[in-house]
């Protein structure tokens, strides 16, 4: 240089004229408001999408215990919280020369139960081929074996030696594995460490049952709340009224605590029918954003300084023209600008996508 990998940022810009919505100021009309004019300022994303998670907020007074239900599961940290993010650990597989990427997290527990098709002799245990010994002319038969071969995803640890009729942890050495100790680490775990061992511990599945530990109210901005207005304070059925009653945050039971009901224009439940389609609040100053410094491997946190960046309400954020940027072209000129549009807000994840900038890493490649 080129190619590749990882991370972060931007995401067309400017000017003019005209037009919308929010906010501030001024002038004007009016008793006041509504209204009019004018000026300044702000006005759609990295995903606003999906609605897959987690919360803030709102309303429903609740608390404890046990059992059940649902959800979660390597360790530590971070956060309001999470299945997120950061750092670490162990394991199996795939791609790549490597950096790195993917399956990748449904990563606790396997002699409690259960399942593993087909093939194979045999899948919680066997003898098909083979090997050895005996009988037999031979075919074949008897006894032994699980080292070699075959089947399979998986077949009674591996290599070497001894031993044996032939073999086998049968014995031995080394490795592996299990248990215990020691060392390091907050921990998950690790170890060129020490000892003992069985002379074995067949493998896989717990998004099968099960076991262990932990967590868990509901509904949701069409939440909720205020004002104005209007109608039929309509009709029907059931039930309650001091009781072992009904109701009160996953369900049930128990205990505690609280609320409801007084024979009525009452409470509760179910259904039929009618009126209201208006104006506000919630509604944008926030777990906000940016910067210096500090702590930390990092995610992040802290002090200080600075900034205010949409709030519509059938839904504003635009139209026209020009210049520049990008591509082709000598020029004239032509082309192109992706994915895409807020609706209570925030933190994540996932999906779609034209192009540009910056930092770090690798080297199969080329050149000096």
């Nucleotide at each position: 240089u080129u190619c590749a990998g990882g991370c972060g940022c931007c995401a067309g810009a400017c000017c003019a004229c005209g037009g919308c919505g929010g906010g501030g100021g001024g002038c004007u009309u009016u008793u006041a408001u509504c209204g009019g004019c004018u000026u300044c300022u702000c006005g759609a994303g990295g995903a606003a999408a999906g609605u897959c998670c987690g919360g803030g907020c709102a309303c429903c007074a609740c608390c404890g215990a046990a059992a059940c239900a649902g959800c979660g599961g390597c360790c530590a940290g971070u956060u309001a919280a999470u299945g997120g993010c950061u750092g670490g650990g162990a394991u199996g597989g795939g791609g790549g020369a490597a950096a790195c990427c993917c399956c990748a997290g449904a990563c606790g527990c396997a002699c409690g139960g259960c399942c593993c098709a087909c093939a194979g002799a045999g899948a919680g245990a066997u003898a098909c081929c083979g090997c050895c010994c005996c009988c037999g002319c031979a075919a074949g038969g008897g006894a032994g074996u699980a080292a070699g071969g075959g089947u399979g995803a998986a077949a009674a640890g591996g290599u070497g030696g001894g031993g044996u009729a032939a073999g086998a942890g049968c014995c031995c050495a080394c490795c592996g594995c299990a248990c215990g100790g020691c060392u390091g680490g907050c921990a998950a775990c690790a170890g060129c460490c020490c000892g003992u061992g069985g002379c074995u511990u067949a493998g896989g599945g717990a998004a099968c049952c099960g076991c262990c530990c932990g967590c868990u109210g509901g509904u949701g901005c069409a939440a909720u709340u205020g004002c104005a207005a209007a109608u039929a304070g309509g009709c029907u059925u059931c039930u309650c009224c001091c009781g072992u009653g009904c109701c009160g945050g996953g369900u049930u039971u128990c205990g505690g605590c609280g609320g409801c009901c007084u024979u009525g224009u009452g409470g509760g439940a179910a259904g039929c029918g009618g009126g209201u389609u208006g104006c506000g609040a919630g509604c944008u100053a926030g777990a906000a954003c940016g910067g210096c410094c500090g702590u930390g491997c990092g995610a992040a946190c802290g002090u200080c300084c600075g900034u205010c960046c949409a709030g519509a309400g059938g839904a504003a954020u635009c139209g026209u023209g020009g210049u520049c940027c990008c591509c082709c072209g000598c020029a004239a000129g032509g082309g192109u600008g992706a994915c895409a549009a807020a609706a209570c807000c925030c933190g994540g994840c996932u999906u779609a996508u034209c192009g540009g900038c910056g930092c770090c890493u690798g080297a199969u490649a080329u050149u000096u």
Bacterial RNase P class A from an Alphaproteobacteria bacterium, 368 nucleotides, folded computationally. It matches the Rfam family "Bacterial RNase P class A". The family's RNA type in Rfam is ribozyme. Gene Ontology terms of the family: dimeric ribonuclease P complex, tRNA processing and ribonuclease P activity. The sequence is in RNAcentral, with records from ENA. The model forms 96% of the base pairs in the Rfam consensus. A source record names the gene rnpB. Its mean pLDDT, the model's own confidence on a scale to 100, is 76.